RNAcentral holds the full RNA, with entries from ENA and SILVA. Predicted 3D model of a 514-nucleotide part of an RNA (small-subunit ribosomal RNA, 5' domain) from an uncultured bacterium. Rfam family: Bacterial small subunit ribosomal RNA. Gene Ontology terms of the family: structural constituent of ribosome and ribosome. Model confidence (mean pLDDT): 82 of 100.
Context: one part of a larger RNA
């Protein structure tokens, strides 16, 4: 001086901000990811007409179909390693949803969810017939600035090449919907974003770790991948790493950045931002533009539950909560009003992201607990050289003033609010118009009156370092102690009083770092 503390005493407000460092232990219960009917079938169920039958209109949930769930939130196990940081590079690369630009969207077909019948299970869930729809699937057909083969011609560069021109042959698309405003669909260039790969150089201790390495190191040729690679195989060579520290051990998420400090440097990486890895362990794929997927899939394993014993659920390192560990660390709270997301033409729906509220003096930072005056220098405490003084101490009393704050009343609707959506222009950005509706916090912030000094101080320490001294008790005992060192009868150092002195809603100890 700092600190994501904690313990002891004490406590009046307020803004801001932080809050499982410890068992990556176990989880009850709630929520935390959908959405779209303007892609599809189309029903429970309601309404309207009617005696019905049946028409008509509405219309969930579930269903098949798209987008989305690879975002956003957590948490640091693991990882000394192109993981992270910087600077290249990719002529070995991918990339949904968006921008621009260009062509195009033609015609067939069979199935299957739902429904309906039947079955079988405690359940979870599962079989089986019959029937249907699409922007779900599949066939044809067109078609190039695409993709393959051939084989010319030019220009670049870094080797492998890349860009280009024009020529022949083969392959290869697609879907509709509608409120008529519109929303889309297929190919193909280019752009953006993001991702993936490789490299140079930086990145912890320990040598009481000294030698490590068979897919090892290269190379031919092949599989595979979006792409280069032994990535992965088949032969073929014997190589490569190492004292400039290879290999083992141990410890560790890196960085922006934070604390010391004059600085060099040391420490630390907690809150926020970026990247990386996790998601009960341990492995795998699968869909997909993008996972080898925290709230998807399968297997195994340990655990916990449910079971009708034949067999099945489950994963809080999300946000609250709970056990338990521990010195120790919050509420089973309100809302989508704003900001972003998701999805949808749009209205909207959902969002534990987010925005605010609760709780904690955990840390800053502001403010307060009054202000003038006022010697009888009151009483009372305590000291002395005791008819008396000296200190407490202008301190109280008492007399005037003020009301921060708290209280009680009234005022306040301010800021977060501009949109979106609708008309109009406008080629595109966009820019106008005109009326509306939306606030969780919140009757809050903040503003006036009103009574009345009223609601509001403490903890340490006082031998020397180090600011601050006497008196009693105790007698090497009780005790103190950060380092010197106090205490055995006059103790400014142990307890106690009274006076000081030092911070102050805090003040001390103890933990770590400089």
């Nucleotide at each position: 001086g700092a600190u994501g503390a904690a313990c002891g005493c004490u406590a009046g407000c307020g803004g801001c901000a932080g809050g499982c460092c410890u068992a990556a232990u176990a989880c009850a219960u709630g929520c935390a990811a959908g959405u779209c009917g303007a892609g599809g079938g189309g029903u429970a169920u309601g309404g309207u007409a009617g005696c019905a039958a049946u028409a008509c209109c509405a219309g969930a949930g579930a269903c098949c179909g798209g987008c989305g769930c690879a975002c956003g939130g957590g948490u640091g196990c693991g990882u000394a390693a192109c993981g992270c940081g910087u600077a290249u590079g990719a002529a070995a690369g991918g990339u949904g949803u968006c921008c621009a630009g260009a062509a195009c969207u033609c015609u067939g077909g069979g199935a299957u969810a739902g429904c309906c019948c039947c079955c079988g299970g405690a359940a979870a869930c599962g079989g089986g017939g019959a029937u249907u729809a699409a922007u779900a699937c599949c066939g044809g057909a067109u078609g190039g600035u695409c993709u393959g083969a051939u084989a010319a011609g030019g220009u670049g560069g870094c080797a492998u090449c890349a860009c280009u021109u024009a020529a022949u042959c083969a392959g290869u698309a697609a879907a509709g919907c509608u409120c008529c405003g519109g929303c889309g669909g297929u190919u193909c260039u280019g752009g953006g974003u993001c991702c993936u790969c490789a490299u140079g150089c930086g990145u912890a201790u320990g040598a009481u770790u000294a030698g490590c390495u068979a897919g090892u190191u290269g190379g031919c040729g092949g599989g595979g991948u979006a792409a280069c690679g032994g990535c992965c195989c088949a032969c073929c060579a014997a190589g490569g790493c190492g004292a400039c520290g290879a290999u083992c051990a141990u410890u560790a998420g890196g960085g922006g950045u934070c604390c010391u400090g004059a600085g060099a440097g040391g420490g630390a990486g907690g809150u926020c931002c970026c990247c990386c890895a996790c998601a009960c362990u341990g492995g795998u794929a699968c869909u997909g533009a993008g996972a080898c997927a925290c709230g998807g899939g399968c297997c195994a394993g340990a655990c916990u539950c449910c079971u009708a014993c034949g067999g099945g659920a489950g994963g809080c390192a999300g946000c609250a909560g709970u056990a338990g560990g521990g010195a120790a660390u919050a509420u089973u709270g309100g809302g989508c009003a704003a900001u972003g997301g998701a999805g949808g033409c749009a209205a909207c729906u959902c969002u534990g992201a987010c925005c605010c509220a609760g709780c904690c003096a955990u840390g800053c930072c502001g403010c307060g607990u009054g202000c003038a005056g006022g010697a009888a220098g009151a009483a009372g405490g305590c000291c002395c050289u005791c008819u008396g003084g000296g200190u407490u101490g202008u301190a109280a009393a008492c007399u005037g003033c003020u009301u921060u704050u708290g209280g009680a009343c009234g005022g306040g609707g301010a800021c977060a609010a501009a949109a979106u959506g609708g008309c109009c222009a406008u080629g595109c950005g966009u820019g106008g118009c005109a009326a509306a509706u939306u606030g969780a916090g919140u009757g809050u912030a903040c503003c006036g009156u009103c009574a009345g000094a009223a609601u509001a101080a403490g903890c340490a320490c006082c031998g020397g370092c180090u600011a601050a001294c006497u008196c009693c008790g105790u007698g090497c005992c009780a005790g103190c102690a950060g380092c010197c060192g106090c205490g055995g009868u006059a103790a400014u150092a142990c307890g106690g009083a009274g006076g000081g002195u030092g911070c102050a809603a805090g003040c001390g100890u103890u933990g770590u770092c400089c």